[in-house]
RNA sequence: CGCGGGGUAGCGCAGCGGUAGAGCAGUAGACUCAUAAUCUACAGGUCGGCGGUUCGAUUCCGCCCCCCGCAA
Numbered sequence: 001c002g003c004g005g006g007g008u009a010g011c012g013c014a015g016c017g018g019u020a021g022a023g024c025a026g027u028a029g030a031c032u033c034a035u036a037a038u039c040u041a042c043a044g045g046u047c048g049g050c051g052g053u054u055c056g057a058u059u060c061c062g063c064c065c066c067c068c069g070c071a072a
Base pairs, nucleotide, nucleotide: 002070003069004068005067006066007065010024011023013021018055026042027041028040029039030038048064049063050062051061052060
């Protein structure tokens, strides 16, 4: 330098045009003599950045940044 994959909640991930989700973790409650386990609820997000297309972009396109891999 070229090619491919990825960047979304604290963590590992899904969602791939129509106001963003589950799991684990966190907080509160229920249960228990108590703890664990289990159940219920709640909170938590500039969807890597900047532009473009569109009525509408996490999603499509371009450039850039970061991570992983392949080739040279």